RNA sequence: CCAGACGGUCGGACGAUCGCGCGUACAAACUCGAAAGGGUGUGCGGGAGGAAAGUCCGGGCUCCACGUCGACACGGCGGCGGGUAACGCCCGCCGGGACCGGUUCGCAAGCGCCGGUUUCAGGGAAAGCGCCACAGAGAACAGUCUGCCUAUGCGCCCCAAGUGAAAGCUAUGGGGCGCAGGCGAUGGUGAAACGGUGGGGUAAGAGCCCACCGCCCCGACCGCAAGGAAGGGGGCACGGCAAGCCCCGCCGGGAGCAAGACCGAAUAGGGAUGCAUCCAACCCGAAGCGAUUUGGGGCGGAAGGCCUGUCGCGGGCCGCAUCCGGGUAGGUCGCGAGAACCGCGCAGCGAUGCGCGGUCCAGAGGAAUGAUCGUCACGCGCAAGCGUACAGAACCCGGCUUACAGACCGUCUGGCAAU
Numbered sequence: 001c002c003a004g005a006c007g008g009u010c011g012g013a014c015g016a017u018c019g020c021g022c023g024u025a026c027a028a029a030c031u032c033g034a035a036a037g038g039g040u041g042u043g044c045g046g047g048a049g050g051a052a053a054g055u056c057c058g059g060g061c062u063c064c065a066c067g068u069c070g071a072c073a074c075g076g077c078g079g080c081g082g083g084u085a086a087c088g089c090c091c092g093c094c095g096g097g098a099c100c101g102g103u104u105c106g107c108a109a110g111c112g113c114c115g116g117u118u119u120c121a122g123g124g125a126a127a128g129c130g131c132c133a134c135a136g137a138g139a140a141c142a143g144u145c146u147g148c149c150u151a152u153g154c155g156c157c158c159c160a161a162g163u164g165a166a167a168g169c170u171a172u173g174g175g176g177c178g179c180a181g182g183c184g185a186u187g188g189u190g191a192a193a194c195g196g197u198g199g200g201g202u203a204a205g206a207g208c209c210c211a212c213c214g215c216c217c218c219g220a221c222c223g224c225a226a227g228g229a230a231g232g233g234g235g236c237a238c239g240g241c242a243a244g245c246c247c248c249g250c251c252g253g254g255a256g257c258a259a260g261a262c263c264g265a266a267u268a269g270g271g272a273u274g275c276a277u278c279c280a281a282c283c284c285g286a287a288g289c290g291a292u293u294u295g296g297g298g299c300g301g302a303a304g305g306c307c308u309g310u311c312g313c314g315g316g317c318c319g320c321a322u323c324c325g326g327g328u329a330g331g332u333c334g335c336g337a338g339a340a341c342c343g344c345g346c347a348g349c350g351a352u353g354c355g356c357g358g359u360c361c362a363g364a365g366g367a368a369u370g371a372u373c374g375u376c377a378c379g380c381g382c383a384a385g386c387g388u389a390c391a392g393a394a395c396c397c398g399g400c401u402u403a404c405a406g407a408c409c410g411u412c413u414g415g416c417a418a419u
Base pairs, nucleotide, nucleotide: 001415002414003413004412005411006410007409008408009407010406012376013375014374015373016372017371018370020047022045023044024043025042026041030039031038032037049390053401054400056399057398058397059396060395061256062255063254064253074252075251076250077249078248079093080092081091082090083089094122095120096119097118098117099116100115101114102113103112105110123247124246128245129244130241131240132239144184145187147183148182149181152180153179154178155177156176157175158174159173162169163168195213196212197211198210199209200208214236215234216233217232218231221228222227260333261332262331263330270324271323272322273321274320275319277302278301279300282297283296284295285294286293287292304318305317306316307315308314340359341358342357343356344355345354346353347352377388378387379386380385
């Protein structure tokens, strides 16, 4: 100098003009509304993000429910320790897998040890059930497709020691074939074939036996723990999958700012109080032997009230007045000084915590955060010029995940060159 990985910071800059919505100070003239409340002017201040996104996890806040009980169901989580308000997040460690480098031993199989990078939904597969594609003979208390064996049993064939004069015959003999049987060694399939390598052994084989490696059990000692482990024992059982059911342990009330709180019209409906003239049918009471008379109520009607500009007629509608409370439209709050940000110091490997000092940094609500011009930076283009990644707050906070042009800083690794 170049390239890459990881971590972090920024994510067009400056200026001018005009706007948009918010806060605040001043002004007090106006204006909308029945009210509650709101608007209009001028100055000043500040006005999107690292992800505002996905809405996946954990909280604050609000309302509802409730017995600080137990069981069941459902959902979630799952090595250990720590951090945190909390978490499924973060940090450190333990263990497993993959890869790289170094090193030692061995005939071989292969370890062992050290260092680094990366990854893991990392409790349980000797509680039970289920599944294990394709290929393959066989996929779980397996299996003879290719094969190996003649020690054993049966059948057949050949040879012939022997016997016989010979032809020939014959086993307790030799050779061969087939079946039964034995084998789990060879080949082959597969992600996986019921330990591996070397030797002994055998009819052939096989932990059948031995050595080493692996595995299982116990385990002094070390560690808060997960766990590690000197040493001892055992021929070796116990294939894999729980992001299949399941088992074990732990955790979990529900809904969400359209939460919720306050103020509060018209119309309709509810309640209280007051005013309400007369009456047919009908009902109740009283009197009478009875016809009947009389008192009260009464759906409803008349009268009355209101409207039709006024008066009369006609028509239409209807109990009236005052007060109270709920609630709708509407309005206000909730709404940003906070698990906040910046700097320094201390503790800690770290996540993080503590202390001191400083700062105030969007709060709209159909929803503002923009546009134009100039100069500069970067990219594309011969140039004129064009463009500026991903993306837009909606109650707030901590995480995770996903998207992202480019620039800068730090650490590490590799390459090249020079000293």
Molecule: Bacterial RNase P class A
Organism: Caulobacteraceae bacterium